Annotation:
Predicted 3D model of a 1513-nucleotide RNA (small-subunit ribosomal RNA) from a Lewinellaceae bacterium. Its mean pLDDT, the model's own confidence on a scale to 100, is 82. The sequence was found in a public genome assembly.
[in-house]
């Protein structure tokens, strides 16, 4: 440039990704219905069901100019109107869609096998005769419908005869053409058939042409099911005949034995076909209303008459359902016409008006008819227009609704208010085209029956469309939806209830999801929802899809049909490609103009399209076809080679059983450890001998052969097949395969053999809650053979066969060629690694899953289900083939990241192991549980609760429980007001609280306004240890002081994610180093802080004191002093620095060195990312809810302290390493004024009386016990224990009753070291001993919290138990194994198979009767018609009905079988990890279930790494 105008997607499987697949949404549409709602106009549609019945009306007549009457009138000239006879017409027009799967329909074609009234056009002709019957007229019959005799009569009604050609039929001759049967046309002879009149306007015969209609025939195209496979006797030809407008088995006789089917007959089911209509980017995919063709049909079914046309919707006969009349004796009828009506049903309308116009029928015509048709009424059924105002107005009014509530938002310029308009709608008034080429009348023209001008008449709709003019916002807005898809958000009610929901999904007290309200979206006289198509959905993939693991490759090979097929040429032109023709109907759609104010909507002798069919020219590269060659595809042949390749015969050892002899004795087998079992009647074991069966060590190997299946001792004989070499032979003989056909592990049947050893079933021991198993002792069938079956497997590389093409590397089988013997080269094969490429990945990679060809096979969510039923195969098990109802929204691949494993590696911890000492007995303390109670107040509940919240329950605390009270309130702020002080208060009552209040006393600053304090009154804010820790903040526990969590940026992967953080050392430690597609960081570790352990220096009081001095009975007492201790500031110190080995390097190690201290020096505070909805609403805050004379507040008492029990924490003990007793020595760190107390007295103590001294390095608690020295006890329920219980105190504190500690005297239980388990600690630690604190009047502390003093004992080592970490690997888990799953068996819902049977329904066949018909035959009867007709009798056929057997196809059914789904049922535990016995396939038996065993058979099995490959060096 041509050409084209067209193509969106989302939500849902998973923690998270990709994929695969299914569900679902978003769009359009429709003769729709239903909810809610409504203002007007155009235009359009309007029983989708019972073709189910049908009341009344209409809906098809006209013609008097064919006849003859009759009845009225009559100006007698004619007029009106009617039955009959007759002529057109009643086959259009109008309805339906029952039936039809068919030439029925569409489309092309044919007819040389047809027809055709009325209309055109040509050419011919109309001569003469006959007898009849309608009406009528009389006369019967019947209830009617109707109808019978009889008599006379007419015609364009009806018969004969006569002409007749071109007509027809036989027979003859020629001629021309074609398309086989033949046309066409000229001729000769011979037969047959015409007519109709009239009132002159017109009819009428014959023949030919034409138009138009219709009639047959043929190619292609025209739903489903093969769980429908064979089907046909007039069937399929033929000859010869009827029949028919015509062909033709349409129909008959005869003869042949054919036709038709996998390209789908037959038979089942369903359906009227197109044009078109929805959709859709197209290809399709649905459909098939209204409009147009075209077909069938007219109550079900036959049937023929008429006529041009029919087998006839408003026509006849018959049969049969049903309905009405009836005098029972016969009669009528036939809305799927227009309107109505009943039914049905989710649903479809007026018993209208006119022929005004279009159209039809009849007529010379005027005219009649016409529910055809033209309008009108109903219904928002649908399309399309318009309106319900418009402009301007912020104190952003008021309501309402929301909020962080003095207000602010929003509803909202929205209202009010001002101007302004007037469609629609009201009133009033005008007012149409649609009418004309009708007819009637006049002129004119000329072929005298036409056409030209003129004139008059006629309108249902409708006084409607339209137009004016008035008034006056006046008369007009809803449904739907706001969780995501999908535009729209808050508030209150409910509380997994109620109830939405298209899909995912919402509701269990903070619901944008339920109901309501406020606000918004979205569309509008509509909106919604339901139902149905398409469409998204490339989700049946022609355009345009797949099959290793997702759903999918046949177990495998022969080999028909089919598809498809190498080179080279010749012809031909089927295919195929282009041109022109003809057709493809209007309507539709599309495009361009026009018309109705616009659009819908309608119009154009418009254009364009109708992708198709025919027909004809032309091209001839592809394909076909027919010929004719080639050799490279296949194929033979020759030589060689190969191997567990099949089949049959024979021979061999070794081992097991078994049997005979023998030696020989007490056990042998067997398990995780037993037991059955076998064995003194002599096993087992050894040795020799015999014998039976079956298998075939080593070689043997990711070797080899074969189509798979499958094949292994040697040998032989038979026999198939690769693969190599080089020649030479055919000549595409190829390649794939739907049926079909062979073959086909194991398990199983059949028959007969056979039988060592294994072994289903079974039996018997164990195991075990149970063990119908895993494990042991036994054993049947079967394994074995011969022969005949089954015909399936995880029959697998989960990969169809075959040809070609595509870098490379390295093993191996077997050939061949060339070698310098080192090797190279070429086949075929069987392996591994990767290139590009492909793939969702995971992988494949010349042996494809790559690139393309060719052909077969198979897939379309999961589940039900390889199930049921049918139907082939099988003795039988059972196999092939193969559904549906229901029912879920997800089933599923790969591949992440956690987490898990009764996988694996490595590693650490008071985990274990070595160890001390302790819990579990006992008595007492205290917490808890549970019972008890009026109440025993609440929380914590594995570890991570329980001497815990509580670091003090007699009242107080105090939530609890009984009783009495109070109600703006016990308490705190504000305002205002008032009044002053608050207040102390007797007196009565009362348990208190409270209630009642006499008398009296009584404020403070001031700038003189007033303030502060109080009380009382009002208002505002109350209070609540009530819920809700699962709304929540802070804090907390814990994994854990374990070493891990993470981020940029690059990189790699479609992605999730990875990497980094993996390895290889090391480390306490992701510390650190070395390698690395990583390079950095960042919150944890480490270190910075605190305590202690060592020193300097710096200071000195209350501490310390050597030296100097004073002083004492004695004391740092005291003047001094700063040396020591000490005390508290400051520094230094320690860093694997430093040396030896190791070691690449961190580092590791050493009775090293140096130091006080050595490898983090000991010890605290510190808790990453995040787990456990952990814990706490009762420390405190805090959403919300509840609760307001009580679930707030104050009082007393009483309760948190109960006690058949049971748990955890202790404490004291149980004794000589001890108890009692004198006697003696040593500390840290703490406390103290409502407090610690010296000291003296008093008591036996507790303690009390006095009194002192400290606000503390100054005084005081404060004498530490343990320990040492004596002395005593002497193994006992004691001089161990000390509970308990009595009696007497003491001290707090109103008060020790319930319920306190302490002290004296006096009882003196249990306990004699603690099953089963089970806890702490690895060094100044356990052990063990005292001391202090804190809460506190006191104290029920034996708890907590801290402080010192004595002060060990083991650590071979990581197999095991328990936690953690890290790499890996499986996985069906993600709420994360406390996971997830199975399967029977109860129970309740659902739809389904079998079922004696019952019952319905269509269709086929046989046999019987057989109406009206048609055809035939016939007679002694008729008739003007005589080669005829009719009655009648009779034959075949035939609608229906009957009545037999059999099939098919529904519906029902006791009883039954298994399937889905359901709350948290019952039993076991089968499968996901190596699921605890690895699972699955196939088969057999077994067994409550899941399932177990035998047998073969697969990795889609952990773990091992011994072989073998393989990759790098």
């Nucleotide at each position: 440039a041509c050409g084209a105008u067209g193509g969106a997607g989302a939500g849902u499987u998973u923690g998270a990704u990709c994929c695969u697949g299914g569900c679902u949404c978003a769009g359009g549409a429709u003769g729709a219905a239903c909810g809610c709602u409504a203002g007007c106009g155009g235009c359009a549609g309007g029983c989708c069901u019972a073709a189910u019945a049908c009341a009344u009306g209409c809906a098809a007549g006209u013609c008097a100019a064919g006849g003859g009457g009759a009845u009225c009138u009559u100006u007698c000239g004619g007029g009106a109107u009617c039955a009959c006879c007759g002529g057109c017409g009643g086959a259009c027009g109008g309805g339906u869609g029952c039936g039809u799967a068919a030439c029925g329909c569409g489309u092309a074609c044919a007819c040389a096998a047809c027809g055709u009234a009325c209309c055109u056009c040509a050419g011919a002709g109309c001569g003469g005769g006959g007898g009849a019957u309608a009406g009528c007229a009389u006369u019967g019959g019947g209830a009617a419908a109707c109808u019978g005799g009889u008599g006379g009569u007419a015609a364009a009604a009806c018969c004969c005869c006569a002409u007749g050609g071109u007509g027809u039929u036989g027979c003859g001759a020629g001629a021309u053409g074609g398309c086989a049967u033949c046309a066409u046309u000229u001729u000769g002879c011979a037969a047959c058939u015409a007519a109709a009149g009239g009132u002159u306007a017109c009819a009428c015969u014959c023949u030919g042409a034409g138009a138009u209609c219709g009639g047959u025939g043929u190619g292609c195209g025209u739903c489903u099911g093969a769980u429908u496979a064979g089907c046909u006797a007039g069937u399929u030809g033929g000859c010869g005949g009827g029949g028919u407008a015509a062909c033709g088995g349409c129909c008959c006789a005869c003869c042949a034995a054919g036709g038709c089917g996998a390209c789908g007959a037959u038979c089942a089911g369903u359906a009227g076909g197109g044009g078109g209509u929805g959709u859709g980017a197209g290809a399709g995919c649905a459909u098939g209303a209204c409009c147009c063709c075209c077909c069938a049909c007219a109550u079900g079914g036959g049937u023929a008459c008429u006529g041009a046309g029919a087998c006839a919707c408003g026509g006849a006969c018959c049969c049969a359902a049903c309905u009405c009349c009836u005098a029972c004796g016969g009669g009528a009828g036939g809305c799927a016409g227009c309107a109505g009506u009943a039914a049905g049903g989710a649903a479809u309308a007026u018993u209208g008006g006119a022929c005004a116009a279009u159209g039809g029928g009849c007529g010379g015509a005027a005219g009649c008819c016409u529910g055809a048709u033209c309008c009108a009424g109903c219904c928002a059924u649908g399309c399309c227009g318009c309106g319900u105002g418009a402009a301007g107005g912020a104190u952003g009014a008021c309501u309402g609704c929301g909020c962080u509530c003095a207000g602010c938002g929003u509803u909202g310029u929205a209202a009010a208010c001002u101007u302004c308009u007037u469609u629609u709608g009201g009133a009033c008034g005008g007012g149409a085209a649609c009418a004309a080429u009708a007819c009637c009348c006049c002129u004119g023209a000329c072929u005298u029956g036409u056409c030209a001008g003129g004139g008059c008449u006629u309108g249902a709709g409708g006084g409607u469309a339209c137009c004016g003019u008035c008034a006056g916002a006046a008369u007009a807005a809803g449904c739907a939806c706001c969780g995501g898809c999908u535009a729209a958000c808050u508030c209150c009610g409910u509380g997994c209830c109620a109830g939405c929901a298209g899909c995912c999904g919402c509701g269990g007290u903070a619901a944008u999801a339920c109901g309501g309200a406020g606000g918004g979206u979205g569309c509008a006289a509509g909106c919604g929802u339901u139902a149905u198509c398409c469409g998204g959905a490339a989700u049946u993939a022609c355009u345009g899809g797949g099959u290793u693991u997702a759903a999918a490759g046949g177990g495998u090979g022969c080999g028909u049909a089919g598809g498809u097929g190498g080179u080279u040429u010749u012809g031909u032109u089927a295919g195929u490609c282009a041109g022109u023709c003809g057709u493809g109907a209007a309507a539709u759609c599309g495009c361009u103009g026009g018309g109705c104010u616009u659009a819908a909507c309608c119009c154009a002798u418009g254009c364009a399209a109708u992708u198709g069919c025919g027909a004809u020219u032309g091209a001839u590269a592809c394909u076909g076809c027919a010929g004719a060659a080639c050799u490279u595809g296949a194929a033979u042949u020759a030589g060689g080679u190969u191997a567990a390749g099949g089949u049959a015969g024979g021979c061999g050892g070794a081992a097991u059983g078994u049997g005979a002899c023998a030696u020989g004795u007490a056990g042998c087998g067997g398990u995780g450890a037993a037991a059955u079992g076998c064995a003194u009647a002599g096993a087992u074991a050894u040795g020799u001998c015999a014998u039976a069966g079956a298998a075939c060590a080593c070689c043997g190997a990711u070797u080899g052969c074969g189509a798979a299946g499958g094949c292994a001792g040697c040998c032989u004989g038979c026999u198939g097949g690769g693969c190599c070499u080089u020649g030479a032979u055919u000549g595409a003989c190829g390649c794939u395969g739907a049926g079909g056909c062979a073959c086909g592990a194991a398990a199983g049947c059949g028959u007969g053999g056979g039988g060592a050893g294994c072994a289903a079933a079974c039996a018997g021991g164990a195991u075990u809650a149970g063990a119908u198993a895993c494990c042991c002792u036994g054993g049947u069938a079967g394994u074995c053979c011969a022969c005949g079956c089954c015909c399936u497997a995880a029959a697998c590389g989960a990969u169809g066969u075959u040809u070609a093409c595509u870098u490379g590397c390295u093993g191996u089988u077997u050939g061949c060629c060339c070698u310098u013997u080192g090797g190279g080269g070429u086949g075929a094969g069987u392996g591994g690694c990767g290139u590009a490429g492909c793939g969702a990945a995971a992988g494949c990679g010349a042996u494809a899953a790559g690139u393309a060809a060719a052909c077969c096979a198979c897939c379309u969510g999961g589940g039900g289900a390889g199930u049921a039923c049918g139907c082939c195969c099988g003795c039988a098990a059972g196999g092939g083939u193969g559904a549906a109802a229901c029912u879920c929204a997800a089933a599923g691949g790969a591949a992440u990241u956690g987490a898990c494993g009764g996988g694996g590696g490595u590693c650490c911890g008071c985990a274990c192991a070595a160890g001390c000492g302790g819990u579990g007995g006992a008595g007492c303390a205290u917490g808890u549980g549970g019972u008890u109670u009026a109440a025993u107040u609440c929380g914590a509940u594995g570890a991570u609760a329980c001497g815990c919240g509580a670091g003090g329950a007699a009242c107080c605390u105090u939530a609890c429980c009984u009783g009495g009270g109070c109600u703006a309130g016990a308490a705190u702020g504000c305002a205002u007001a008032u009044a002053g002080a608050a207040g102390u208060g007797a007196u009565c009552u009362g348990a208190a609280a409270g209630g009642u209040g006499a008398a009296a006393c009584g404020c403070a600053c001031u700038u003189c306004g007033g303030u502060g304090c109080u009380g009382u009154a009002u208002g505002c804010a109350a209070g609540g240890u009530g819920c809700u820790g699962c709304a929540u903040g802070g804090c907390u526990g814990u994994c854990g002081u374990c070493a891990g969590c993470u981020c940029g940026u690059g990189u790699c992967g479609u992605g999730a994610g990875a990497u980094g953080u993996u390895g290889g050392g090391u480390u306490a430690a992701g510390u650190c180093c070395c390698g690395c597609a990583a390079c950095g960081a960042g919150c944890g570790c480490a270190a910075c802080c605190c305590c202690c352990a060592u020193g300097u220096c710096c200071a000195a009081u209350u501490g310390c004191c050597a030296g100097c001095g004073a002083g004492u009975a004695a004391u740092g007492u005291c003047g001094g002093g700063g040396a020591c201790u000490u005390u508290g500031g400051a520094c230094a110190g320690a860093c694997u620095g430093c040396c030896g080995c190791c070691g690449c390097a961190a580092g590791g190690u050493g009775u090293g060195a140096g130091g006080a201290a050595g490898g983090u020096g000991g010890g605290g505070a510190c808790g990453a990312c995040g787990u456990c909805a952990a814990g706490u609403c009762a420390u405190c805050a805090u959403g919300g809810c509840c609760u307001u004379u009580a679930u707030g507040c104050c009082c007393a008492g009483g309760g948190c302290u109960a006690c058949a029990c049971a748990c955890g924490u202790g404490c004291u003990a149980c004794a000589a390493u001890g108890g009692u007793a004198g006697g003696g020595a040593c500390a840290g760190a703490g406390g103290g004024c409502a407090g610690c107390u010296a000291c003296u007295g008093u008591g036996c103590g507790a303690a009390c009386a006095g009194a002192u001294g400290c606000u503390a390095a100054u005084c005081u608690c404060u004498c530490a016990a343990a320990c040492c020295c004596u002395a005593u006890c002497c193994c006992a329920g004691u001089u161990c224990g000390g509970a308990u219980u009595g009696g007497a105190g003491u001290c707090u504190g109103c008060a020790a009753c319930c319920c306190g500690a302490c002290u004296c005297c006096a009882u003196g239980a249990a306990g004699g070291u603690g099953g089963a388990a089970u806890c702490g600690c690895u060094a100044g630690u356990a052990a063990u001993c005292g001391c202090g604190c804190a809460u506190c009047a006191g104290c029920c502390a034996u708890g907590g919290c801290g402080c010192g003093g004595u002060g060990a004992a083991u650590a071979c080592g990581u197999u095991c138990c328990c936690g953690g970490a890290c790499c890996u690997u499986g996985u069906a888990c993600a709420c994360a194994c406390c996971g997830c799953c199975c399967g029977u068996c109860a129970a309740g819902c659902c739809a389904u198979g079998g079922g004696a049977g019952c019952u319905u329904g269509g269709g086929g066949c046989g046999c019987c009767u057989g109406a009206a018909g048609a055809c035939g035959g016939u007679c002694a009867c008729u008739u003007u018609a005589c080669g005829g007709g009719g009655a009648g009798c009779u034959g075949u056929c035939u609608a229906a009905g009957g009545u037999g057997a059999a099939a098919c196809a529904g519906g029902u059914g006791a009883c039954u079988g298994g399937g889905g789904c359901u709350a948290a049922g019952u039993c076991g535990u089968a499968a996901c990890a190596a699921g605890g016995u690895a699972g699955c396939c196939g088969u057999a038996c077994c067994g409550g279930a899941a399932g177990g065993u035998g047998c073969g058979g697969c990795u889609g099995g952990a773990a091992u790494a011994c072989c073998u490959c393989c990759u790098u060096u």